[in-house]
RNA sequence: UCUUAUCCAGAGCGGUGGAGGGAUCGGCCCUAUGAAACCGCGGCAACCCCCGAUUUAUCGGGAAGGUGCCAAUUCCGGCAGAAGUGUUUCUGGAAGAUGAGA
Repeated sequence: UCUUAUCCAGAGCGGUGGAGGGAUCGGCCCUAUGAAACCGCGGCAACCCCCGAUUUAUCGGGAAGGUGCCAAUUCCGGCAGAAGUGUUUCUGGAAGAUGAGA
């Protein structure tokens, strides 16, 4: 970089650190009652994985291992469409994140 699946659920304490963080832009939030980052321990989930079933598409169970994740729906929107028409709602997309494969 490409393909593909998922993204309205779930799960945090301590230490170091010392001002940023929530991808991007706008909004709106979080943060000295301590941001990012790193470390330790804990947890969530079940993509890979293991077991069973099977109509071969999936379903049920497990959690040792490889990832991932633990404020807010991917925090909301950005582009297109539909309804309402006023600020709204809905659908799809883009972008992003994560897994698996190449």
A computed fold for a 102-nucleotide RNA from a soil metagenome, annotated as SAM riboswitch aptamer (S box leader).